Model confidence (mean pLDDT): 83 of 100. Predicted 3D model of a 468-nucleotide part of an RNA (small-subunit ribosomal RNA, 3' major domain) from an uncultured bacterium. The full RNA is in RNAcentral, with records from ENA.
Context: one part of a larger RNA
RNA sequence: UGACGGGGGCCCGCACAAGCGGAGGAACAUGUGGUUUAAUUCGAUGAUACGCGAGGAACCUUACCCGGGCUUGAAAGUUAGCGAUUGAGGUGGAAACAUCUCUUCCAGCAAUGGCGCGAAACUAGGUGCUGCAUGGUUGUCGUCAGCUCGUGCCGUGAGGUGUCGGAUUAAGUUCCAUAACGAGCGCAACCCCUAUUGAUAGUUACCAGCGCGUAAUGGCGGGGACUCUAUUGAGACUGCCUGUGUAAGCAGAGAGGAAGGUGGGGAUGACGUCAAAUCAGCACGGCCCUUACGUCCGGGGCGACACACGUGUUACAAUGGUCGGUACAGAGGGCAGCUACCCAGCGAUGGGGUGCAAAUCUCGAAAUCCGAUCUCAGUUCGGAUCGCAGGCUGAAACCCGCCUGCGUGAAGUUGGAUUCGCUAGUAAUCGCGCAUCAGCCAUGGCGCGGUGAAUACGUUCCCGGGCC
Numbered sequence: 001u002g003a004c005g006g007g008g009g010c011c012c013g014c015a016c017a018a019g020c021g022g023a024g025g026a027a028c029a030u031g032u033g034g035u036u037u038a039a040u041u042c043g044a045u046g047a048u049a050c051g052c053g054a055g056g057a058a059c060c061u062u063a064c065c066c067g068g069g070c071u072u073g074a075a076a077g078u079u080a081g082c083g084a085u086u087g088a089g090g091u092g093g094a095a096a097c098a099u100c101u102c103u104u105c106c107a108g109c110a111a112u113g114g115c116g117c118g119a120a121a122c123u124a125g126g127u128g129c130u131g132c133a134u135g136g137u138u139g140u141c142g143u144c145a146g147c148u149c150g151u152g153c154c155g156u157g158a159g160g161u162g163u164c165g166g167a168u169u170a171a172g173u174u175c176c177a178u179a180a181c182g183a184g185c186g187c188a189a190c191c192c193c194u195a196u197u198g199a200u201a202g203u204u205a206c207c208a209g210c211g212c213g214u215a216a217u218g219g220c221g222g223g224g225a226c227u228c229u230a231u232u233g234a235g236a237c238u239g240c241c242u243g244u245g246u247a248a249g250c251a252g253a254g255a256g257g258a259a260g261g262u263g264g265g266g267a268u269g270a271c272g273u274c275a276a277a278u279c280a281g282c283a284c285g286g287c288c289c290u291u292a293c294g295u296c297c298g299g300g301g302c303g304a305c306a307c308a309c310g311u312g313u314u315a316c317a318a319u320g321g322u323c324g325g326u327a328c329a330g331a332g333g334g335c336a337g338c339u340a341c342c343c344a345g346c347g348a349u350g351g352g353g354u355g356c357a358a359a360u361c362u363c364g365a366a367a368u369c370c371g372a373u374c375u376c377a378g379u380u381c382g383g384a385u386c387g388c389a390g391g392c393u394g395a396a397a398c399c400c401g402c403c404u405g406c407g408u409g410a411a412g413u414u415g416g417a418u419u420c421g422c423u424a425g426u427a428a429u430c431g432c433g434c435a436u437c438a439g440c441c442a443u444g445g446c447g448c449g450g451u452g453a454a455u456a457c458g459u460u461c462c463c464g465g466g467c468c
Base pairs, nucleotide, nucleotide: 008468009467010466011465012464013463015459016458019422020421021420022419023418026314027313028312029311030310031309032308033307034305035304042053043052064300065299066298067297068296069295070294076123077122078121079120081117082116083115087102088101089100090099091098092097106113107112125289126288128287129286130285134283135282136278137277138276139274141272146185147184148183149182150181151180152161153160154159165176166175167174191266192265193264194263196234197233198232199231200230201229202228206223207222210221211220212219237260240254241252242251243250244249303441316415320374321373322372323371324370325369332363333362334361337356338355341352342351343350344349381412386407387406388405389404390403391402392401428451429450430449431448432447433446434445
């Protein structure tokens, strides 16, 4: 000077408390440990690993294992030589590949060029090791309010002061005081979305008034009002009022206002900490392999299963299940695509067929509401598991895909100690979309809207943090 204390003071945070819903018990999905295995590739491991890298493991991916091949090599560059390229077929083989037969002769007058094969040589290649040699990127403390510098002053010096004190704030925010005076990185603001509104502009969006038309529909003429779209403005600043205070500020069921004291949300992460994570995204030093630790192919594995843990999904039911009827979104996607509509099928889906590179066409709500039924039961709850029959993608669904129909109908009657999230359009609940993607193991991730609560006395205690 820091850090630490079961030392003190002050102050914050879903930290506790007050509430609501979960996890821990069940089945399944998924990740991990362990075990097993020829291999179950590798990494991530308290908080800060464990639906994580992986935003798609049947082949490929793929790095692992077994087997079969190649050795200037799978790809790229330079230089001799040969041949056009190409197309068809045979043999061996699991394929990779090896081998055989036939065919073929680009541009240019030529030199030569393009393309293919190919000896030799120089370069190759390595998801091999080291994240404790590194760059870059990231997590975390933490969106916490801190971290520093110049000059001056104090101290022998390390260093201190400033940055402390009194108030105040979400804030080292601001005010006052002051051997300090200033400044920088952070805070805040500037940026984006959202809530109100003006102007401008109306197509593919809209339809008040006028007209046409239909079984019906902005369908048509037209309109520029409204909604909306998208560009530019306005608007909120404790600006005004009252009280209080020296001030900064604070209080108000105050006014006005769509919005009031940071309006709500996002982006934005200071100096640094953890030799934190990543050499397997990429780059890169060093070390190691070079007929193999490189590379191609077939098959297998990454999907195993006495067990243990994490994260989820579905439930245990009546605020519910089933059946019939019925209303209302937003944000996105679409040409090897999304598909209206018609037909076939109980259905997954198939056959036809139209529009749309899309504010034009298309993919679409569910909970809700109305009615009926079930009447507390392992049930008309729950759907695991298994059998049969089908559909789709794809060379190919045995290992190892998804979906449909019929049958089957397990555990489970609200979960011990303990533990997690959330303060408002939030929790809870309901569905929809997208990326990846042939298909999909998505119950995951990232978004979107619909319905829509309860509670906060307070800071003694638990955890983390800030200042003295």